A computed fold for a 71-nucleotide RNA from Trichechus manatus latirostris, annotated as transfer RNA. NCBI's taxonomy places the organism under Eukaryota, Sarcopterygii, Tetrapoda, Mammalia, Trichechus manatus. Its Rfam family is "tRNA". The coordinates come from a structure-prediction model, not an experiment, and the mean pLDDT is 81. The RNAcentral record of the sequence draws on Rfam.
[in-house]
């Protein structure tokens, strides 16, 4: 330099056009003499910019970053 891949709560991730899932973590309440466990809730995210579309995490273009392969 080229090619394809990936970027989603604090962390690990699902989601291939229609208001984003789960686990874990955090937190509130219940339970318990207390802690832990358990039960019921809550907050928390789509890398950036533009385009297509009634509607974009999703499709297209460019950029940033990461790890690969080739040179």
């Nucleotide at each position: 330099g080229c090619a394809g891949u990936a970027g989603u709560g604090g962390u690990u991730c699902a989601g291939u056009g229609g208001u984003a899932c789960a686990a874990u973590g955090c937190u509130u309440g219940c339970c318990u003499u207390c802690c832990a466990u358990g039960c019921a809730g809550g907050a928390g995210a789509c890398c950036c910019a533009g385009g297509u579309u009634c509607a974009a995490c999703u499709c297209c273009u460019g950029g940033c970053c990461a790890a690969u392969g080739c040179a």